Large-subunit ribosomal RNA, domain VI from a Pseudomonadota bacterium, 252 nucleotides, folded computationally.
Context: one part of a larger RNA
RNA sequence: CGUCGAAACUUGAGGGGAGCUUCUUCUAGUACGAGAGGACCGAAGAGGACGCGCCUCUGGUGUACCAGUUGUCCCGCCCGGGGCACUGCUGGGUAGCUAUCGCGCGGAAGGGAUAAGUGCUGAAAGCAUAUAAGCACGAAGCCCACCCCAAGAUUAGGUUUCAUUUGAGGGCCCAGAUAGAACAUCUGGUUGAUAGGCUUUAGGUGUAAGCGCAGUAAUGCGUUCAGCCGAGAAGUACUAAUCGCCCGAUAA
Numbered sequence: 001c002g003u004c005g006a007a008a009c010u011u012g013a014g015g016g017g018a019g020c021u022u023c024u025u026c027u028a029g030u031a032c033g034a035g036a037g038g039a040c041c042g043a044a045g046a047g048g049a050c051g052c053g054c055c056u057c058u059g060g061u062g063u064a065c066c067a068g069u070u071g072u073c074c075c076g077c078c079c080g081g082g083g084c085a086c087u088g089c090u091g092g093g094u095a096g097c098u099a100u101c102g103c104g105c106g107g108a109a110g111g112g113a114u115a116a117g118u119g120c121u122g123a124a125a126g127c128a129u130a131u132a133a134g135c136a137c138g139a140a141g142c143c144c145a146c147c148c149c150a151a152g153a154u155u156a157g158g159u160u161u162c163a164u165u166u167g168a169g170g171g172c173c174c175a176g177a178u179a180g181a182a183c184a185u186c187u188g189g190u191u192g193a194u195a196g197g198c199u200u201u202a203g204g205u206g207u208a209a210g211c212g213c214a215g216u217a218a219u220g221c222g223u224u225c226a227g228c229c230g231a232g233a234a235g236u237a238c239u240a241a242u243c244g245c246c247c248g249a250u251a252a
Base pairs, nucleotide, nucleotide: 001152005162006161007160008159009158010157014149015148016147017146020048021047022046023045024044025043026042032037050106051105052104053103054102058099059098060097061096065092066091067090068089069088070085071084072083073082074081075080110144111143112142117137118136119135120134169247170246171245172244173189174188175187176186177185194240195239196238197236198235199234200233201232203229204228205227210223211222212221213220214219
């Protein structure tokens, strides 16, 4: 830009993906075989690699969370803190992200037409012959089936609803994230929980400061499962989403 303007839901021409395999048990120590050995068919279970998704669990990371600790400078000193030293170092760790280092799922089953191959009926050719007419089987392969994209499929599809300037719908703008390089997408915009704040809470760290008690002191104990706390959850209009503007079908 096109497909008359829109919103929602769709059809599927066409395209892409996937397609793997091992072991164990039962059938059965059966069929077979002198024995040694040892099945087809069928059924069940456990894995490997690969692929897709996810973060409940197990772990990793987690330089905006908590604690311990060394040196030094500073907050006048003590106490208590702050800066710097690779995030100073060390021990943990929420959300998110993530792993054959975790979890879930997948290959199937089935149908159709076939290949090599196996047959039935059967002449030419009184026989024989799977073939000449006809008919039936037969692969991890082919076509469907399974998953994904898909009407620029210009043959531009379909259904429902809305709109016809008294205008459907969309955009600008703003608060944002299940989205993200920009754009787009998605949620919300006071008829509001969209983000921040606050409250409560999950979770992390691990028992703050101050004071009291014990001890010459280092330190310990009590108050105290305390204090602090990033991204999680719920609630709550306190703050910010104000007020508005623009585009928009002349077809039948």

The full RNA is in RNAcentral, with records from ENA. It matches the Rfam family "Bacterial large subunit ribosomal RNA". The prediction has a mean pLDDT of 88.